[in-house]
Predicted 3D model of a 267-nucleotide RNA (Bacterial large signal recognition particle RNA) from Miltoncostaea sp. Rfam family: Bacterial large signal recognition particle RNA. The family's RNA type in Rfam is non-coding RNA gene. Model confidence (mean pLDDT): 77 of 100.

RNA sequence: CCGUGCUAGGCGGGGAGCUAGCGGUGCCCUCCACCCGCAAUCCGCUACAGCGGGGCACAAUCCCCGUCCGAGGGGCCGGUUCGAGGAAGAGGAGCUCGGGAAACGCGGCACUGAUGGCGAGGUCCCAUUCGGUGGGCGACCGUGAACCAGGUCAGGUCCGGAAGGAAGCAGCCUUAAGCGGCACCGCCCAGGCGCAAUGGGAGAGCCUCGCCGGAGCUGGCAGCCCUUGCUCUGUCCUCGUGCCGAGUCUCGACGACGGGUGCACGG
Numbered sequence: 001c002c003g004u005g006c007u008a009g010g011c012g013g014g015g016a017g018c019u020a021g022c023g024g025u026g027c028c029c030u031c032c033a034c035c036c037g038c039a040a041u042c043c044g045c046u047a048c049a050g051c052g053g054g055g056c057a058c059a060a061u062c063c064c065c066g067u068c069c070g071a072g073g074g075g076c077c078g079g080u081u082c083g084a085g086g087a088a089g090a091g092g093a094g095c096u097c098g099g100g101a102a103a104c105g106c107g108g109c110a111c112u113g114a115u116g117g118c119g120a121g122g123u124c125c126c127a128u129u130c131g132g133u134g135g136g137c138g139a140c141c142g143u144g145a146a147c148c149a150g151g152u153c154a155g156g157u158c159c160g161g162a163a164g165g166a167a168g169c170a171g172c173c174u175u176a177a178g179c180g181g182c183a184c185c186g187c188c189c190a191g192g193c194g195c196a197a198u199g200g201g202a203g204a205g206c207c208u209c210g211c212c213g214g215a216g217c218u219g220g221c222a223g224c225c226c227u228u229g230c231u232c233u234g235u236c237c238u239c240g241u242g243c244c245g246a247g248u249c250u251c252g253a254c255g256a257c258g259g260g261u262g263c264a265c266g267g
Base pairs, nucleotide, nucleotide: 001267002266003265004264005263006262010056011055012030013029014028015027020046021045022044023043024042034054035053036052037051038050063260064259065258066257067256068255072251073250074249075248076247077245078244079243080242082240083239084238085237086236087235091233092232093231094230095229098227099226100225105221106220107218108217109216116212117211118210119209120208121207122206123205124201125200126199127198128197129196130194131193133190134189135188136187137186138185140181141180142179143178149174150173151172152171157166158165159164
């Protein structure tokens, strides 16, 4: 160095996920790579980390290690779509109700005189008077006494010889206190009364009138501005979701290169 027979190891690997962790089943990538059984409210194990059974080739293209490349996956970051919540306030647009300010437009008032100025009166307050209202009293009206009120007093009674006289019940008339009424009348008192009268006060505003003066006044309507409210939209923040990134970190198949790894026999 060659051949034969064995053995270690191999007959796929990786990402995410699951898990205390490892591997597998399931998903994805690589791309072709022995077979059977098990497995997701899962299966098998424990750092030598699938288990059980069978099979194949084999010590190197094939097994092991390192470097490079890099399909693909994942984290973070950034951008963006959509959704939810919140903040800030007025950025924009629209609408509505109300308020304010402002004479730009329309309307209304105004040379038969505006705004303004002056004067008088009223409106306001107090007092008095008058009226009215209410209360009280009087007056008035009605009623009102078995006897103890008045008048007249039949009958009857009494005195008297008589003439005559006396007291006096009932009845009738009247009256006192009292009771009741009271439209009108008189007096007194009171006031949440009065287009009333007189006097005084206050005098800002408003109203009426007169005078001066000579051209404005007025927010009724619309618009502008400020303010109040609502809706849409925009801004910012947070969370979730989908997509993108020749941003960053990480794992990394396939592949390339380099290195390493047995035993026995024969030639």